[in-house]
Context: one part of a larger RNA
């Protein structure tokens, strides 16, 4: 000189746009951060429309709106946090061959016909409570046989095996049942269900090569290193076993120790190079500490499960409950780091046929001068070169067109009024095409009409009024731009380095002048 997640002292007008525990991967009150489907069931605890009694408190009925709680499906492996661990089981960078992939995209083929439970509900018991345990009753897209099978799996090549699931709109004919309401067959149309294919897409595996620092770590290794066989895996493979050989690897630094997450980047610098790894991305790791495994298309799973630990909390002392590295906040620690906020209007995710619901993901808004940017503190005239203030050779110089005084603007802020854009829609109403037997229903990138903003009193604009609401900070011996009095007298102090101070100090302390950057200026740390 540049730079920063910076911190401190002084000072502080607005806006934009970023940025905000780097320390204790200490502990954590208290609220929210993952639910959702009634178009899978079986129902109805609350609510509310609606019928009927009523003592005017309130009761009954009844699955229409809707739905607690239960079965079931998906989905809780994303998304969000953090950086203990990890020096290679990571990361980058270029190849690979033995795999797996829900939803989603093409195109093929099915969806037939039985069963038997079981939550909920109920009645009994047991426990302080989590909760639990026994008769019963009953549904399904839950569960289990049978048929029925191939470009699917296995095979000795003859053959053997393996599947589903319905729901929901609508309808002219024609059939079955019928309490004559209407039900169901039965056509069709959406949406599923079930075996293959193929792809996209995501994830699993190997190989090379590079990846910090010590030799005051020189050796190390027994499933070790290779074969055969067999188990195991989605898959290769000492992954595991059995048995057999004796082998592997290391100064081109193994082992071991210490330190860390890599990487795109960032910072600096003419570049080489050096530092560094906040914010935003990508890829790892972890989720109070330690191990496990289950479900699952994926996890050995932050807001599942099981064991052991510490610690904190309830207990009727038997025995339970619990994880904030989510967004917010507490306490603690530190030099330091933010609101216990709005909304799901945008973008996005998860479920839903949709409507919708959920979303501390996200969009916003608060605070902080933490950083970059931009704008504003007045403009023009004004010499009696006023009063004060400093110097001083006592003449004057300087502060200085600076002030005031006189003419003017009105950005920002103030206030009044006006006012976009972020919204594109879904869904419902007409309207055309398609499917269809059919003008129902349904699709649909056919058109139109209506809807839908947390921000927000938004931006932006246009009036009103007044100069009225807005200037410090540091330094002034050289290095380095800026000097003069006064106090001090090796004191009291100042220093980045030289170094000043010991009676006239441009070096200390103040004044006045003046230099330097300005809503910042300085000091510290740190980096090149």
């Nucleotide at each position: 000189g540049a730079u920063u997640g910076a911190a401190c002292g002084c000072u502080g007008g607005c806006g934009g746009c970023a940025g905000g525990c780097c320390u204790a991967a200490c502990a954590c009150a208290u609220g929210c951060a993952a639910g959702u489907c009634g178009a899978g069931c079986g129902g109805a605890a609350a609510c509310g429309a609606c019928a009927c009694c009523u003592u005017c408190g309130g009761g009954u009925g009844g699955g229409c709106g809707u739905c607690g709680a239960g079965c079931g499906g998906c989905g809780g492996a994303c998304g969000g946090g953090u950086g203990a661990g990890u020096a290679a089981u990571g990361c980058c960078u270029a190849g690979g061959a033995a795999u797996c992939u829900g939803c989603c995209c093409a195109a093929c083929u099915g969806u037939g016909g039985g069963g038997g439970a079981u939550a909920a509900c109920u009645c009994c018991g047991g426990g302080a409570a989590a909760c639990c345990g026994g008769g019963g009753c009953u549904a399904a897209u839950a569960c289990c046989g049978c048929g029925u099978a191939a470009u699917c799996u296995c095979u000795a090549c003859g053959g053997a095996g393996c599947a589903a699931a319905g729901u929901g709109g609508a309808g002219g004919a024609c059939c079955u049942c019928u309490u004559c309401g209407g039900a169901g067959g039965c056509u069709u149309c959406a949406c599923g269900c079930a075996g293959a294919u193929g792809g996209a897409u995501g994830a699993g595996c190997c190989u090379a090569g590079g990846u910090c620092u010590g030799a005051u770590u020189a050796g190390c290794u027994u499933g070790u290193u290779g074969g055969u066989g067999a188990g195991g895996u989605a898959a290769c493979g000492g992954c595991u076993c059995a048995c057999c050989a004796a082998g592997g690897u290391g100064a081109c630094g193994a082992u071991c120790a210490g330190u860390a997450g890599c990487u795109g980047g960032u910072c600096u610098g003419a570049g080489a190079g050096g530092a560094u790894g906040a914010u935003c991305a990508g890829c790892c790791a972890c989720a109070c500490c330690g191990g496990a495994a289950c479900u699952g298309a994926g996890a050995c799973a932050c807001g599942g499960u099981c064991c052991g630990g510490a610690c904190u909390c309830c207990u009727a002392c038997g025995g339970g409950a619990g994880g904030c590295a989510g967004c917010a906040g507490u306490g603690g620690g530190g030099a330091a780091u933010a609101u216990u906020g709005g909304a799901c209007a945008a973008u996005g995710g998860g479920c839903g046929c949709a409507a919708g619901c959920c979303u501390g993901a996200u969009c916003c808004a608060g605070c902080c001068a933490u950083g970059c940017c931009g704008c504003g503190u007045g403009u023009g005239u004004g010499a009696a070169g006023a009063a004060g203030g400093c110097c001083u050779u006592a003449g004057g110089g300087u502060u200085g067109u600076a002030a005031a005084g006189c003419a003017c603007u009105u950005u920002a802020g103030g206030u009044u009024g006006g006012g976009a854009a972020g919204a594109a829609a879904a869904a419902g109403c007409a309207u055309a095409g398609g499917u269809u037997a059919a003008u129902a229903c349904c699709c649909u990138u056919u058109u139109g009409c209506c809807u839908u903003g947390a921000c927000g009193g938004u931006a932006c604009c246009a009036g009103c009024a007044g100069a009225a609401u807005a200037a410090g900070c540091a330094c002034c011996g050289g290095c380095u731009a800026a000097c003069u009095u006064c106090g001090u007298g090796c004191c009291a102090g100042c220093a980045g380095c030289c170094g000043c101070g010991g009676u006239a100090a441009u070096a200390c302390g103040a004044a006045g002048g003046g230099u330097g950057c300005a809503a910042g200026c300085g000091u510290u740390a740190a980096u090149c």